Background: The RNA shown here (c-di-GMP-I riboswitch aptamer) has 82 nucleotides and comes from a Lysobacterales bacterium. The model forms 95% of the base pairs in the Rfam consensus. Model confidence (mean pLDDT): 87 of 100. Taxonomically the source falls in Lysobacterales (Bacteria, Pseudomonadati, Pseudomonadota, Gammaproteobacteria). It was read from a public genome assembly, where an Rfam model found it. Rfam family: c-di-GMP-I riboswitch aptamer. Rfam describes the family as follows. GEMM was predicted in a large-scale screen for bacterial structured RNA regulatory elements.
RNA sequence: UUCAGACAAGGGCAAACCUGCCGCAAGGCGGGGACGCAAAGCCUCCGGUCCGCGCGCGGUCGUGGAUAGCGGGGUUGCCGGA
Numbered sequence: 001u002u003c004a005g006a007c008a009a010g011g012g013c014a015a016a017c018c019u020g021c022c023g024c025a026a027g028g029c030g031g032g033g034a035c036g037c038a039a040a041g042c043c044u045c046c047g048g049u050c051c052g053c054g055c056g057c058g059g060u061c062g063u064g065g066a067u068a069g070c071g072g073g074g075u076u077g078c079c080g081g082a
Base pairs, nucleotide, nucleotide: 002082003081005079012037013036017032018031019030020029021028022027035069041075042074043073045072046071047070048067049066050065051064052063053062054061055059
């Protein structure tokens, strides 16, 4: 540096649900809680999905947003192994 994550160790994150706050909403943040995760660290560049608004109104449209735990891509990185 590359590959895969079978074994081991120390750890990390935290779905649903409950709760306080924020948001028109999708949803976000804090606390509790663990379904899972080897990038479930970070980034909306591409596609998907979802929400708001617009109209020439139901669309192969425009625009703003959400999702990185939907997938791809970019980037950084722990452990042992080959």